[in-house]
Context: one part of a larger RNA
RNA sequence: CUGGGCGUAAAGGGCGCGUAGGCGGGCUGGCAAGUCAGGGGUGAAAGUCCUGGGCUCAACCUGGGGACUGCCUUUGAAACUGCGAGUCUAGAGUCCGGGAGAGGAUGGCGGAAUUCCCAGUGUAGAGGUGAAAUUCGUAGAUAUUGGGAAGAACACCGGUGGCGAAGGCGGCCAUCUGGACCAGUACUGACGCUGAGAUGCGAAAGCGUGGGGAGCAAACAGGAUUAGAUACCCUGGUAGUCCACGCCGUAAACGAUGAGUGCUAGACGUUGGGGGGCCUAGCCCUUCGGUGUCAUAGCUAACGCGUUAAGCACUCCGCCUGGGGAGUACGGCCGCAAGGCUAAAACUC
Numbered sequence: 001c002u003g004g005g006c007g008u009a010a011a012g013g014g015c016g017c018g019u020a021g022g023c024g025g026g027c028u029g030g031c032a033a034g035u036c037a038g039g040g041g042u043g044a045a046a047g048u049c050c051u052g053g054g055c056u057c058a059a060c061c062u063g064g065g066g067a068c069u070g071c072c073u074u075u076g077a078a079a080c081u082g083c084g085a086g087u088c089u090a091g092a093g094u095c096c097g098g099g100a101g102a103g104g105a106u107g108g109c110g111g112a113a114u115u116c117c118c119a120g121u122g123u124a125g126a127g128g129u130g131a132a133a134u135u136c137g138u139a140g141a142u143a144u145u146g147g148g149a150a151g152a153a154c155a156c157c158g159g160u161g162g163c164g165a166a167g168g169c170g171g172c173c174a175u176c177u178g179g180a181c182c183a184g185u186a187c188u189g190a191c192g193c194u195g196a197g198a199u200g201c202g203a204a205a206g207c208g209u210g211g212g213g214a215g216c217a218a219a220c221a222g223g224a225u226u227a228g229a230u231a232c233c234c235u236g237g238u239a240g241u242c243c244a245c246g247c248c249g250u251a252a253a254c255g256a257u258g259a260g261u262g263c264u265a266g267a268c269g270u271u272g273g274g275g276g277g278c279c280u281a282g283c284c285c286u287u288c289g290g291u292g293u294c295a296u297a298g299c300u301a302a303c304g305c306g307u308u309a310a311g312c313a314c315u316c317c318g319c320c321u322g323g324g325g326a327g328u329a330c331g332g333c334c335g336c337a338a339g340g341c342u343a344a345a346a347c348u349c
Base pairs, nucleotide, nucleotide: 004320005319006318007303008302012317014201015200016199021194022193023192025088026087027086028085030083031082033081034080035077036076037075038074039073040072041071042070049065050064051063052062053061054060091191092188093187094186095184097182098181103177104176105175106174107173108172109171110154114150115149116148117147118146119145120144121143125136126135162169163168206247207246208245209244210243211242215241216240220236221235222234223233258316259315260314261313262312263311266294267293268292269291270290271289272288273287274286275285276284277283278282298305299304322349323348324347331342332341333340334339
């Protein structure tokens, strides 16, 4: 380079936004760069190939042909690609009217529970386990009642429910704010898709500075268990978990399934809208957008997928190429560090 692939065998980038690039709707007429046809020039000879000839054959020598798939030039063609012009509305977007939602940010508020503090009642246990012990308690615990403080999380509703690009988002209220959907079809008129780099976001843990600290709890200490027990169980307990700002940039970041567009039987749920019908607290029909289960054709090594495709096609990006060595070394870039990104080879099976 070509080929074959990427749900589970190696392989989809964690997710956006978007630069270059690649690709790109209908119609009209134009140009003729790509494209196609004809002519001309060139494409040295030798060699290779085909076909003759000469050495007794062959090697070798030699005639002719073909080929040299290319380049240049010229005359044309105009379907397709391209370029420029005009036009259209089916793609895309805007506008008007609606309703849904744990989408994001900030501020405030609430109740249950937990722990601690104060006070009352009250007395000898409580706690914990397979059983115990460490532990707490006559300096009055546990239990119970009243009062107070603090931090964190929001039971029920709650749902293969909803929202978000992903990570993720759940008490209530207010303010600010993003996106999607339905309906109308008024406007723009291809303004589109993808996207190497770049850039932004990105769970948990971790790091820096300053706060906060109820519960939980790496490390750590003790009690058990055990042959041992640097564990599982128990009693404690510090970072951390929480907040602000700044880093880190990873994950089974998973649907282990990149994004976009079109096409290809159905059935039954559920969610957000619209339209219609009826014997209207509801049911039925239909339509658009989500989210599920089953299933046809087809696909698949099988499992399974199946209008939310892993089916049939096209466009663009990322990635794979036997196992180990190794996601390592070295170098570079990034980071305060931890480390991250990029990424081999020897050797070996």
About this RNA:
Small-subunit ribosomal RNA, central domain from an uncultured prokaryote, 349 nucleotides, folded computationally. The full RNA is in RNAcentral, with records from ENA. Its Rfam family is "Bacterial small subunit ribosomal RNA". The prediction has a mean pLDDT of 90.